[in-house]
Context: one part of a larger RNA
RNA sequence: CUGGGCGUAAAGCGCGUGUAGGCGGUUUGUUAAGUCUAAUGUGAAAGCCCGGAGCUUAACUCCGGAAGUGCAUCGGAUACUGGCAAACUAGAGGACAGAAGAGGGAAGUGGAAUUCCUGGUGUAGGGGUGAAAUCCGUAGAUAUCAGGAGGAACAUCAGUGGCGAAGGCGGCUUCCUGGUCUGUUUCUGACGCUCAGACGCGAAAGCAUGGGGAGCAAACAGGAUUAGAUACCCUGGUAGUCCAUGCCCUAAACGAUGGAUACUAGUCGUCGGCAUACCUAAUUGUGUCGGUGACGUAGCUAACGCGUUAAGUAUCCCGCCUGGGAAUUACGAUCGCAAGAUUAAAACUC
Numbered sequence: 001c002u003g004g005g006c007g008u009a010a011a012g013c014g015c016g017u018g019u020a021g022g023c024g025g026u027u028u029g030u031u032a033a034g035u036c037u038a039a040u041g042u043g044a045a046a047g048c049c050c051g052g053a054g055c056u057u058a059a060c061u062c063c064g065g066a067a068g069u070g071c072a073u074c075g076g077a078u079a080c081u082g083g084c085a086a087a088c089u090a091g092a093g094g095a096c097a098g099a100a101g102a103g104g105g106a107a108g109u110g111g112a113a114u115u116c117c118u119g120g121u122g123u124a125g126g127g128g129u130g131a132a133a134u135c136c137g138u139a140g141a142u143a144u145c146a147g148g149a150g151g152a153a154c155a156u157c158a159g160u161g162g163c164g165a166a167g168g169c170g171g172c173u174u175c176c177u178g179g180u181c182u183g184u185u186u187c188u189g190a191c192g193c194u195c196a197g198a199c200g201c202g203a204a205a206g207c208a209u210g211g212g213g214a215g216c217a218a219a220c221a222g223g224a225u226u227a228g229a230u231a232c233c234c235u236g237g238u239a240g241u242c243c244a245u246g247c248c249c250u251a252a253a254c255g256a257u258g259g260a261u262a263c264u265a266g267u268c269g270u271c272g273g274c275a276u277a278c279c280u281a282a283u284u285g286u287g288u289c290g291g292u293g294a295c296g297u298a299g300c301u302a303a304c305g306c307g308u309u310a311a312g313u314a315u316c317c318c319g320c321c322u323g324g325g326a327a328u329u330a331c332g333a334u335c336g337c338a339a340g341a342u343u344a345a346a347a348c349u350c
Base pairs, nucleotide, nucleotide: 003322004321005320006319007304008303012318014201015200016199017198021194022193023192025088026087027086028085029084030083031082033081034080035077036076037075039073040072041071042070049065050064051063052062053061054060091191092188093187094186095185096183097182098181099180103177104176105175106174107173108172109171110154115149116148117147118146119145120144121143125136126135162169163168206247207246208245209244210243211242215241216240220236221235222234223233258317259316260315261314262313263312266295267294268293269292270291271290272289273288274287275286276285277284299306300305323350324349325348332343333342334341335340
C1' cells in the first nucleotide's frame, strides 16, 4: 500500500457558509467516451510453462510450441455510467395562510438585595470559626427607621420546557432582524448531497486603548491550623469580572458519537402545529407532521451499552487513526502587540 477501523481501547476538524472536486431522482430519443465482444498488428532474445533431443543421470545445454494480464487500429453490442436533446414531479426551493420561542442587535425602563454616604432612635459589643485570632466599635459600631449615591445580576414563573449551526441565550417595553414548524391549493422543474483549500462565527482566561468599579476575587498582606502549611478555614485586598472598540482562537468547545438520504417491532411522557369525534365550550380521546425524553424488539457490540434522535441495515461525500514514551515537543513555516496558537518530526528507548 491493500486492508481494518474512529461512543468508552489510537482515531469525528469547536461550529457554520461555500469554491474546485466526488456523488446524484423518473421517462423517452440520440451518441457510443467509459463498459462488453470479434479480428488484425505488436508485445526482441534469454527466462517461466508444455513436448522432444544431447552430455552415463541430474543440474545444464539445444530444438519446437504455447503463453505473454498490455498497447494500437478497425468492425460490432447498447443493459448500466457519461455527453447531447426533450419531458416529468415523489428530492430541493418559491408564493399564500397561520403558529411557538431566554435566536441575534440597539435604545429605554423596573423592583428586590449587597455596599457606601447623610440624618434619627439606641448602647457595648459586633464579626468570624471546629475552636480562635487578625478585623470593626465609646471619635458611638452591630441592630433599627428615613433619605440619597452607585454598580452588577435578574428570585418566584422555571420544566430530562423553549430557541440557536456551535459557542451560547432568562426582569419588562419598543424598534431593527435571522431561522424553524404546520396547512392547503398553486408555481419553478433536479435547481440536489457533501466539501480539500478559502471565508466567517467561536465560553472562560489573557492582551491594547479609553471608561466604570457595588459585590466577588487570582496575586499579595495578616490571623489560624500544622512537624512544616508558599494550602484547605478566617479578616482584608489589587488586577480581573462590567461597558465601548480592536486583538487572541483555545476548552472534558462532550452526545467524548461528522453531514445527507432511504429502510427496519412497540409502549409510556412532554413541547409546537393541523385534522377529527363526543350536544357545544373548557377539556378529553383518536389520527397526523415536526421537536425533546424514558424503556425496549430484531439487529449490532469485546463488554458496557446503542436501539426510528442507532452505536441496526445500506449508499454518497469529507475529516481522522495505524504500539508506548520521547512529543500538546525540537527545527522550519504561517499567524499574533505579547502570551502563545496552528502545522509537525527524528535520534534514542521499552